[in-house]
RNA sequence: GCCCUUGAAGCUCAACUGGAAGAGCGUCCGGCUUCUACCCGGAGGGUUGCAGGUUCGAGUCCUGCCAGGGGCG
Numbered sequence: 001g002c003c004c005u006u007g008a009a010g011c012u013c014a015a016c017u018g019g020a021a022g023a024g025c026g027u028c029c030g031g032c033u034u035c036u037a038c039c040c041g042g043a044g045g046g047u048u049g050c051a052g053g054u055u056c057g058a059g060u061c062c063u064g065c066c067a068g069g070g071g072c073g
Stems, first nucleotide, its partner, number of pairs: 001072007010025004019056001027043005049065005
């Protein structure tokens, strides 16, 4: 330098042929318990790496860039 792959909540990851983002763990609150833990219920938490493009509509498709991993030279 070129090619492939990954990037989404604090962490690990779902999201179907494009219809508008969710789970587990963690955090907080409540219930249960004499108290704690376990268990149960709830809440908060996201410019989907960045910037453009296509589209009525983009996490998803296209282009460039950034970062991690792998390969070739």
Description: A computed fold for a 73-nucleotide RNA from an uncultured bacterium, annotated as transfer RNA. Its Rfam family is "tRNA". It is annotated as a transfer RNA. From the family's description: Transfer RNA (tRNA) molecules are approximately 80 nucleotides in length. RNAcentral holds the sequence, with entries from ENA. A source record names the gene trnR.